Background: A computed fold for a 141-nucleotide RNA, annotated as FMN riboswitch aptamer (RFN element). Its mean pLDDT, the model's own confidence on a scale to 100, is 76.
[in-house]
RNA sequence: AUUUGUUUUCGGGACAAGGUGGAAUUCCUUGACCGGCGGUGAAAGCCCGCGAGCGCCGAAUGAAAGCGCGCUGAUUCUGUGAAAUUCAGAAGCCGACGGCAGGCUGCCAAGGCCUUAAAGUCCGGAUGGGAGGAGAUAUAU
Numbered sequence: 001a002u003u004u005g006u007u008u009u010c011g012g013g014a015c016a017a018g019g020u021g022g023a024a025u026u027c028c029u030u031g032a033c034c035g036g037c038g039g040u041g042a043a044a045g046c047c048c049g050c051g052a053g054c055g056c057c058g059a060a061u062g063a064a065a066g067c068g069c070g071c072u073g074a075u076u077c078u079g080u081g082a083a084a085u086u087c088a089g090a091a092g093c094c095g096a097c098g099g100c101a102g103g104c105u106g107c108c109a110a111g112g113c114c115u116u117a118a119a120g121u122c123c124g125g126a127u128g129g130g131a132g133g134a135g136a137u138a139u140a141u
Stems, first nucleotide, its partner, number of pairs: 001141002004138007013033001015031005034095002036050004045093002053071004057066001075091005097124003101115005
C1' cells in the first nucleotide's frame, strides 16, 4: 500500500423581526443562514449520474433480492483561461412525500352545490433508510 472481516462516526435544510386581521409559523413586508455522494480538461445545491420518495416488473401462491424499468427540484450574464453552466464579479432559482377545512344534498358511494386565510422553517413516516465518506482494529499478500 492493497484484499477481506469487524466496528465507530458523518451523511440535503433552518432562523428572526414587523404588518393586516376575529383568527395566520398559512397572506404581506424585511433581514440573516445551510447545501448528500461520485463524475466532469479547473474547484458544481441548480451539467451528467447516484441516493432518499412514488409507480411498475419480479409475482398465475405470497413475499424478497434486484447495477431491473419508469417518474421525481433549481442558472443565467460578463470576465480570465488551452480548458470552467464548476473559478471571479453580478443577478437569480431550488430544497421531496403525506397531513395540517368544513358544511349541504345524496340510504352509502359516485356526482353536484356552498363557504373558506390551506400553508410554512409546523406535525408525521423517521430513535427509520441512504449513495457513499472518514477513522479504528484484525487477517492475508